[in-house]
Model confidence (mean pLDDT): 77 of 100. Two RNAs folded together computationally: RNase P RNA and transfer RNA, 472 nucleotides in total. Rfam match: Bacterial RNase P class A. Rfam classes the family as a ribozyme.
RNA sequence: GGAGUCAGCCGGGCAAUCGCUGUUGAAACAGGAUUGAUUUUCGAUCAAUCCCUUUGGCAGAGGAAAGUCCGGGCUCCAUACGGGCAGGGCGCCAGGUAAUUCCUGGGCGGCGUGAGCCGACGGAAAGUGCAACAGAAAGUAUACCGCCACGCGCCUGAGAAUAGGGUCAGACCCUUUUUUUCAGGUAUUUGGUAAGGGUGAAAUGGUGCGGUAAGAGCGCACCGCGUGGCUGGUAACAGUCACGGCAUGGCAAACCCCGCCCGGAGCAAGGCCAAAUAGAGGGGCGAUAAUGUGGCCCGCAUUGCCCCCGGGUAGGCUGCUGGAGGUGUAUGGUGACGUGCACCCAAGAUGAAUGAUUGUCCUGGACAGAACCCGGCUUACAGGCUGACUCCCUUU
RNA sequence: GCCGGAGUAGCUCAGUCGGUAGAGCAACUGAUUCGUAAUCAGUAGGUCGGAGGUUCGAUUCCUCUCUCCGGCACCA
Numbered sequence: 001g002g003a004g005u006c007a008g009c010c011g012g013g014c015a016a017u018c019g020c021u022g023u024u025g026a027a028a029c030a031g032g033a034u035u036g037a038u039u040u041u042c043g044a045u046c047a048a049u050c051c052c053u054u055u056g057g058c059a060g061a062g063g064a065a066a067g068u069c070c071g072g073g074c075u076c077c078a079u080a081c082g083g084g085c086a087g088g089g090c091g092c093c094a095g096g097u098a099a100u101u102c103c104u105g106g107g108c109g110g111c112g113u114g115a116g117c118c119g120a121c122g123g124a125a126a127g128u129g130c131a132a133c134a135g136a137a138a139g140u141a142u143a144c145c146g147c148c149a150c151g152c153g154c155c156u157g158a159g160a161a162u163a164g165g166g167u168c169a170g171a172c173c174c175u176u177u178u179u180u181u182c183a184g185g186u187a188u189u190u191g192g193u194a195a196g197g198g199u200g201a202a203a204u205g206g207u208g209c210g211g212u213a214a215g216a217g218c219g220c221a222c223c224g225c226g227u228g229g230c231u232g233g234u235a236a237c238a239g240u241c242a243c244g245g246c247a248u249g250g251c252a253a254a255c256c257c258c259g260c261c262c263g264g265a266g267c268a269a270g271g272c273c274a275a276a277u278a279g280a281g282g283g284g285c286g287a288u289a290a291u292g293u294g295g296c297c298c299g300c301a302u303u304g305c306c307c308c309c310g311g312g313u314a315g316g317c318u319g320c321u322g323g324a325g326g327u328g329u330a331u332g333g334u335g336a337c338g339u340g341c342a343c344c345c346a347a348g349a350u351g352a353a354u355g356a357u358u359g360u361c362c363u364g365g366a367c368a369g370a371a372c373c374c375g376g377c378u379u380a381c382a383g384g385c386u387g388a389c390u391c392c393c394u395u396u
Numbered sequence: 397g398c399c400g401g402a403g404u405a406g407c408u409c410a411g412u413c414g415g416u417a418g419a420g421c422a423a424c425u426g427a428u429u430c431g432u433a434a435u436c437a438g439u440a441g442g443u444c445g446g447a448g449g450u451u452c453g454a455u456u457c458c459u460c461u462c463u464c465c466g467g468c469a470c471c472a
Stems, first nucleotide, its partner, number of pairs: 001392010012361007020060008031051009062367001066378002069376005074266004082298004087262005092106005107121001108119004122257002127255002129251002144197002146193004151188001153186009163175004205223006224246001225244008270318004279309001281308005289303004311471003325344008362365001397468007406421004415452001423439005445461005
């Protein structure tokens, strides 16, 4: 100098003017409401609070507020989260936590030269099922080509015997003769084989040596797999020794088995106040029934419930934000996190605020807007900053 | 805000224990007709909303994501 990995942070700034929501003060007391006191009553008077009017101070979206995918708090639902089945989720080990499928550390496997990253990572020797096409065969293996053995047929070559011919005869020579032996080739039957070929995503442990008619865990060595022991580790697991000759291929994000967990609904939950109206409407079910937070059964409680048609109000308060809160520090722990102390209070809207305009600066501003609240995960995101680490090149 | 459902041809829809996706209408070509419609014969048309994963193989199973649709107040 280049390339990269991990962790953390910011995510337009400043000023002026005008607005919005909340909160807190001041002024003014004209008007309204509520409560209390005095008075025999009507009513009147006084006090307090709130609204209204004017004005000032302070605070006012996020790292994801998002998706609503998990886990909790909170609230209601039998008498309390009642019991069982069904259903759903999760799945190496240990720890953290209110809890989790999250996080931390470790193991194993994979990727990367490395820093590091990724992994739905129980069970396929409990059972059922699936594997199109191709291929001989797709799971109790089988046997298409090939390889090998035996038998039989044919062909070629060589040898031997025999027969015929050439020659007067022998020797010798010749062969569309016959028989037989050996070697080779070829076709086929039966058997052996799973080395090799070919098909496929996948072919019944892999490599090598021996062995064999050819082959084969048939034998042996190493590796893999399984079983058992020992050692280390809390454990997952690792190492090592012995035995087994392979019996046990893949898919469980197929059914399933094993282990663990899960009741349902959701702030439009729920509580209080106010306002208004018309339920003698129609249909269905019904005490072996119906309903009670939604599947089924039991249990418990109640006596009504469901659908259609129609009517009324769609206002206020509460729940609501101080919490498994934040920051700093000390301490225990490798870490997630725990504990102690000190300090701080940081939106609470409900047609729904957090903005608009102007000026100015720079690198010209991405994804995106709280709605009961937290902890996670996932997804989106212009650009910038900081720290630690890795690899390569160059120079000294 | 909360809770559900659906995306397959131009349109409306099928498609389950995972094996190369169909139907009706529409479109196009031909026949029939003087011509059109109807009818008959045939043809084409699909990233199965998108991305990733499991698997030999995904419309189908799993995860993430996009779009669209529906329901939920109180009183008698």